[in-house]
Molecule: SAM riboswitch aptamer (S box leader)
Organism: Neobacillus dielmonensis
RNA sequence: CUCUUAUCUAGAGAGGCGGAGGGACAUGGCCCGAUGAAGCCCGGCAACCUUCAAGGUAUAUCUUGAAAAGGUGCUAAUUCCUGCAGAUUAUUGGUAAUCUGACAGAUAAGAG
Numbered sequence: 001c002u003c004u005u006a007u008c009u010a011g012a013g014a015g016g017c018g019g020a021g022g023g024a025c026a027u028g029g030c031c032c033g034a035u036g037a038a039g040c041c042c043g044g045c046a047a048c049c050u051u052c053a054a055g056g057u058a059u060a061u062c063u064u065g066a067a068a069a070g071g072u073g074c075u076a077a078u079u080c081c082u083g084c085a086g087a088u089u090a091u092u093g094g095u096a097a098u099c100u101g102a103c104a105g106a107u108a109a110g111a112g
Stems, first nucleotide, its partner, number of pairs: 001112008013042001015041003021032003028081002043075003048071002050067007079104001084101007
């Protein structure tokens, strides 16, 4: 980097260093930021990998519950919203609202 599978409306500091940007990219928005952005450290959250217990099964594995030492991850706003397609409703229309799906992306585990 590519592919497969799963998840993505929950949760998480008024700490230290640091200094001006940040919210993935692109469109249009809307936000965060000198009352301190990114990044790093510490702390924390969660439970994908992991361990234990109970139950089920076609003996492949599945479900539920618990734990948190280790490997990751995460720690403003739904993946901040939107963009593409479809449906419904309202509207003369432009358009708006709601829902579904796709695309893109993030994370984990596995394969190449």